Context: one part of a larger RNA
Molecule: small-subunit ribosomal RNA, 5' domain
Organism: uncultured Pseudonocardia sp.
RNA sequence: GGACGAACGCUGGCGGCGUGCCUAACACAUGCAAGUCGAGCGAGGCCCCUUCCUCCGGGGAGGGAGCCGAGCGGCGAACGGGUGAGUAACACGUGAGCAACCUGCCCCUGGCACUGGGAUAACUCCGGGAAACCGGGGCUAAUACCGGAUAUCCAUCCGGGUGGGCAUCCGCCUGGAUGAAAAGGGUUCCGUCGCGCAAGCGGCUGUUCCGGCCAGGGAGGGGCUCGCGGCCUAUCAGCUUGUUGGUGAGGUAACGGCUCACCAAGGCGAUGACGGGUAGCCGGCCUGAGAGGGUGACCGGCCACGCUGGGACUGAGACACGGCCCAGACUCCUACGGGAGGCAGCAGUGAGGAAUCUUGCGCAAUGGGCGAAAGCCUGACGCAGCGACGCCGCGUGGGGGAUGACGGCCUUCGGGUUGUAAACCCCUUUCGCCACCGACGAAGCCCUUCGGGGUGACGGUAGGUGGAGAAGAAGCACCGGCCAACUACGUGCCAGCAGCCGCGGUAAUACGUAGGGUGCUAGCGUUGUCC
Numbered sequence: 001g002g003a004c005g006a007a008c009g010c011u012g013g014c015g016g017c018g019u020g021c022c023u024a025a026c027a028c029a030u031g032c033a034a035g036u037c038g039a040g041c042g043a044g045g046c047c048c049c050u051u052c053c054u055c056c057g058g059g060g061a062g063g064g065a066g067c068c069g070a071g072c073g074g075c076g077a078a079c080g081g082g083u084g085a086g087u088a089a090c091a092c093g094u095g096a097g098c099a100a101c102c103u104g105c106c107c108c109u110g111g112c113a114c115u116g117g118g119a120u121a122a123c124u125c126c127g128g129g130a131a132a133c134c135g136g137g138g139c140u141a142a143u144a145c146c147g148g149a150u151a152u153c154c155a156u157c158c159g160g161g162u163g164g165g166c167a168u169c170c171g172c173c174u175g176g177a178u179g180a181a182a183a184g185g186g187u188u189c190c191g192u193c194g195c196g197c198a199a200g201c202g203g204c205u206g207u208u209c210c211g212g213c214c215a216g217g218g219a220g221g222g223g224c225u226c227g228c229g230g231c232c233u234a235u236c237a238g239c240u241u242g243u244u245g246g247u248g249a250g251g252u253a254a255c256g257g258c259u260c261a262c263c264a265a266g267g268c269g270a271u272g273a274c275g276g277g278u279a280g281c282c283g284g285c286c287u288g289a290g291a292g293g294g295u296g297a298c299c300g301g302c303c304a305c306g307c308u309g310g311g312a313c314u315g316a317g318a319c320a321c322g323g324c325c326c327a328g329a330c331u332c333c334u335a336c337g338g339g340a341g342g343c344a345g346c347a348g349u350g351a352g353g354a355a356u357c358u359u360g361c362g363c364a365a366u367g368g369g370c371g372a373a374a375g376c377c378u379g380a381c382g383c384a385g386c387g388a389c390g391c392c393g394c395g396u397g398g399g400g401g402a403u404g405a406c407g408g409c410c411u412u413c414g415g416g417u418u419g420u421a422a423a424c425c426c427c428u429u430u431c432g433c434c435a436c437c438g439a440c441g442a443a444g445c446c447c448u449u450c451g452g453g454g455u456g457a458c459g460g461u462a463g464g465u466g467g468a469g470a471a472g473a474a475g476c477a478c479c480g481g482c483c484a485a486c487u488a489c490g491u492g493c494c495a496g497c498a499g500c501c502g503c504g505g506u507a508a509u510a511c512g513u514a515g516g517g518u519g520c521u522a523g524c525g526u527u528g529u530c531c
Base pairs, nucleotide, nucleotide: 001531002530003529004528006527007526008525009524010523013394014393015392016391017390018389019387020386021352026350027349028348030347031346032345035075036074037073040072041071044068045067046066048064049063050062051061052060053059054058082305083304084303092229093228094227095226096225097224098223101222102221103220106218107217108216109215110214111213112212114148115147116146117145123138124137125136126135127134128133154179155178156177157176158175159174160173161172162171163170164169184210185209186208189206191204192203193202194201195200231277232276233275238268239267240266243265244264245263246262247261248260249259250258280302281301282300283299284295285294286293287292307328308327309326310325311324330341331340332339333338358384360383361382362381366380367378368377369376370375397427398426399425400424407418408417409416410415431472433467434466435465436464437463441458444455445454446453447452475520476519477518478517479516480501481500482499486515487514488513489512490511496503497502
């Protein structure tokens, strides 16, 4: 000199863009942060329409439309969001691979969707419990569940033929066996059949939309392996028994000592094993002429974690932040028998600390989940709020104005200086203030009688026009040398200053105050850390 997620002191007008618990991975009140589909299913509630019966008040029965919606079922909940505790490791970065792999949704291609069955929740009845909830009997549906048939293709096994290779083996052709499928729903119209007096309802077939099953390929994602690379410590020198390798088996989507049995006795190490300490890694960021040094906050990629420890279940995917089970610590409820909970999601509270924000608005946009769609959900996100925390921009006025006013300070008492500074005259009006107008962001999406109509949190914001009036807006540090800027008074080795040298003991440019000056400026200084 530069830098900062800064803090502290004094001061503080406006705006834009960023940014904001670095400490206790300490504990958390309250609200919200993951749902959605009625075009998979059967009941229920509300309301309306309609037909029939009737004692004409209304009620009952049948059918239908709409809305709500617990339950079964599907998809999602493994994304998105947080944190950095742990981890010195194939965790990360980079390069190469699979020798041995998986893949829901999406895209492409081929084939198929035939035929049966038994349950169960909801509901109802009974019972237990303070509650959380639980048990038993009975009824019912499906795109829920389970059989049978079929098999283009695929997989495995067996047989035959054939090619390559030293070989384990690899490939091609062909035959056989085995394995593995399924689900329906919506809708318009035409035709046809049945029921009904009729409105209408139901069925079949065809069209069309959303789906289903099997197989192959792709895209994207994931899993695994190897080379290389980047901390400190020898006041850690030896470490290792699933340890190193083999055979076989198990396990996995898959290779592998991943696990196990047996066999061999190996494997690593001063090029630092093992141990200890510290630490998430990187793109980057800061500094520097570079080499290098420091760093990993914000944004992006990867990893790890989710009160602590362990475990599996479901699933294409988890060993799963807002799922389950067990144990532990802690908190809460309780009828004392037993239960409930996990902010390192967004806000917010306490605590810790030098120190770090609103219990805001909205799904309008972008993105995500579900849905055929309308749409619903979304503290992701978009915005707003708070904080000079940072960077950037703007303003606090411009021109004129000497008798060089008053006041202040100094003085050799002549004067000097503050100082064109003020007053005063002329002018301007950014920003702020007042009034009126007022967006882009809406490409799109939705409705439609096809003319058109609807949809913005931010926001009456940005911006525009007009109005008034210099009006509302300057501080901080320093002035002995380094280092730019000097006098007076007070003090008297006191009080104090100080980055180093050093100042202060009666004329202190070094302390305190004042006047003046210098430097920066909505900031200026101090402290801390890095180069």